Notes:
This is a predicted structure of a 73-nucleotide RNA (transfer RNA) from Candidatus Saccharibacteria bacterium QS_5_54_17. Model confidence (mean pLDDT): 85 of 100. Lineage of the source: Bacteria > Bacteria candidate phyla > Candidatus Saccharimonadota. It was read from a public genome assembly. Rfam family: tRNA. Gene Ontology term of the family: triplet codon-amino acid adaptor activity. The family's RNA type in Rfam is transfer RNA.
RNA sequence: GGGGCGUUAGCUCAGUCGGGAGAGCACCUGCCUUGCACGCAGGAGGUCCGGGGUUCGAGUCCCCGACGCUCCA
Numbered sequence: 001g002g003g004g005c006g007u008u009a010g011c012u013c014a015g016u017c018g019g020g021a022g023a024g025c026a027c028c029u030g031c032c033u034u035g036c037a038c039g040c041a042g043g044a045g046g047u048c049c050g051g052g053g054u055u056c057g058a059g060u061c062c063c064c065g066a067c068g069c070u071c072c073a
Stems, first nucleotide, its partner, number of pairs: 001072007010025004019056001027043005049065005
């Protein structure tokens, strides 16, 4: 220098063919307990890495950039 993959909640990750942003764990509240843990019920939490474009509509498609992993040189 070039190719491929990845970037979504605090963490680990789903998200199909463009239309509802989600799960587990963690966190908060309540119940349960003498108390804690476990369990049960409920809740909060997101500029989907950044910018631009296409579209009625973008996490998803296109372009540029950043960062990480990996391969080639």